[in-house]
Context: one part of a larger RNA
RNA sequence: UGACGGGGACCCGCACAAGCGGUGGAGCAUGUGGUUUAAUUCGAUGAUACGCGAAGAACCUUACCAGCUUUUGACAUCCUUGGAACCCUUUAGAGAUAAAGGGGUGCUUUUAGAACCAAGUGACAGGUGCUGCAUGGCUGUCGUCAGCUCGUGUCGUGAGAUGUUGGGUUAAGUCCCGCAACGAGCGCAACCCCUAUCAUUAUUUGCCAGCACGUUAUGGUGGGAACUUUAAUGAGACUGCCGGUGACAAACCGGAGGAAGGUGGGGACGACGUCAAGUCAUCAUGGCCCUUAUGGGCUGGGCUACACACGUGCUACAAUGGAUAAUACAAUGGGCAGCCAACCCGCGAGGGGGAGCAAAUCCAAUAAAAUUAUUCUCAGUCCGGAUCGAAGUCUGCAACUCGACUUCGUGAAGUUGGAAUCGCUAGUAAUCGUAUAUCAGCAAUGGUACGGUGAAUACGUUCCCGGGUCUUGUACU
Numbered sequence: 001u002g003a004c005g006g007g008g009a010c011c012c013g014c015a016c017a018a019g020c021g022g023u024g025g026a027g028c029a030u031g032u033g034g035u036u037u038a039a040u041u042c043g044a045u046g047a048u049a050c051g052c053g054a055a056g057a058a059c060c061u062u063a064c065c066a067g068c069u070u071u072u073g074a075c076a077u078c079c080u081u082g083g084a085a086c087c088c089u090u091u092a093g094a095g096a097u098a099a100a101g102g103g104g105u106g107c108u109u110u111u112a113g114a115a116c117c118a119a120g121u122g123a124c125a126g127g128u129g130c131u132g133c134a135u136g137g138c139u140g141u142c143g144u145c146a147g148c149u150c151g152u153g154u155c156g157u158g159a160g161a162u163g164u165u166g167g168g169u170u171a172a173g174u175c176c177c178g179c180a181a182c183g184a185g186c187g188c189a190a191c192c193c194c195u196a197u198c199a200u201u202a203u204u205u206g207c208c209a210g211c212a213c214g215u216u217a218u219g220g221u222g223g224g225a226a227c228u229u230u231a232a233u234g235a236g237a238c239u240g241c242c243g244g245u246g247a248c249a250a251a252c253c254g255g256a257g258g259a260a261g262g263u264g265g266g267g268a269c270g271a272c273g274u275c276a277a278g279u280c281a282u283c284a285u286g287g288c289c290c291u292u293a294u295g296g297g298c299u300g301g302g303c304u305a306c307a308c309a310c311g312u313g314c315u316a317c318a319a320u321g322g323a324u325a326a327u328a329c330a331a332u333g334g335g336c337a338g339c340c341a342a343c344c345c346g347c348g349a350g351g352g353g354g355a356g357c358a359a360a361u362c363c364a365a366u367a368a369a370a371u372u373a374u375u376c377u378c379a380g381u382c383c384g385g386a387u388c389g390a391a392g393u394c395u396g397c398a399a400c401u402c403g404a405c406u407u408c409g410u411g412a413a414g415u416u417g418g419a420a421u422c423g424c425u426a427g428u429a430a431u432c433g434u435a436u437a438u439c440a441g442c443a444a445u446g447g448u449a450c451g452g453u454g455a456a457u458a459c460g461u462u463c464c465c466g467g468g469u470c471u472u473g474u475a476c477u
Stems, first nucleotide, its partner, number of pairs: 002476001003474003007471007015461002019424005026315008034306002042053002064301007073124001077123002079120005086103007107113002126290002129288003135284002137279003140275001142273001147186006153162003166177003192267004197235006207224002211222003238261001241255005304443001317417001321376006334363002338357002343352003383414001388409007430453007
């Protein structure tokens, strides 16, 4: 100087407290451990692994296993020889592949060359093989915490100190005052994006106040540019104004005006560093290793196993509910190998059909909770839906291992969950649906977005956890 203390002082954070809803009990989904297996590929492992890499394992993917098979190789460059390339058929085989036959003889600057194919030769290719403790890059975490440093000067023999401490204040090393310090840099904040208000411009595919036409009805039509919306440019918020407190400061408290008030709300943005944190399996890369195999191809299997243990979720246990019928109101995003309307068939998944739309035009597309009415009346039930049986639909060469969905039947556990433990402070929690990436299909209850309805509580900082500043002790550095 740091680090640490079941030392002290001050401060902060859904850290506690005050509240609301969960997890832990049940069934299922999913990940992990373990076990099993020919293989159950590999990685991630307190917080910071475990619905994680995986934005989608039937084949492929695929890296694993068994069997079959190949050796200049599936891919790149160079050399030699031959042949256009290429297309078709047959046979054997699980296929990779092997054998046989036929068609075709092209282009150009024409002893030759370019592209492509086959054979040969060796240089080489190839490796998801090892090392993340050799590395780059990227990422997590402390933590969006308020810190981390430097130049010159001064002090100290020196390590170092000062600045950065002190008095106030702030979300903030934010700002003010003081001070042997004076300045500066990386962080903070602001500049960027979305959102909340208004104006101007623009007026189609969107809109319809006024005028007119038409319809059972509908901006359907003429037309309009007001309104809504869309999307470009601006305005607006700065403690600017008023009062009080304060050191006449910074600032804080209250108020006015305002769509918005003191960082308005959200996002992007992550200092010096820590954890030899994670990743050699995204990629790149040093070293090591394999080279008729640890490389390449194929078929089938496995990654989906199952006594058990844990994490994350979904659905419930019901009346603030279940069922039936009627009726209302969104936003985001997507669509041509696509989205698929009307209409017809089917109880339904779906099938037929074919209009429109490369989309503010057409389509998926009825939002659901809500509201209104009826019913059920506390029961393992008209709750709950696991499991199983049967019959089907769709995608796809192919649904046995191992897809999703539909209909009928079946109708398990479960009556609110021990110790313990998690999230959340406002359009938040809770609850309700919708869309989308990946994708032939889908194991999505996951992820990411979108809107609808919409709370309770915070006295306070004694305590638990984490962090910051100053100070003190130390057999540690």
This is a predicted structure of a 477-nucleotide part of an RNA (small-subunit ribosomal RNA, 3' major domain) from an uncultured Gammaproteobacteria bacterium. The RNAcentral record of the full RNA draws on ENA and SILVA. Its Rfam family is "Bacterial small subunit ribosomal RNA".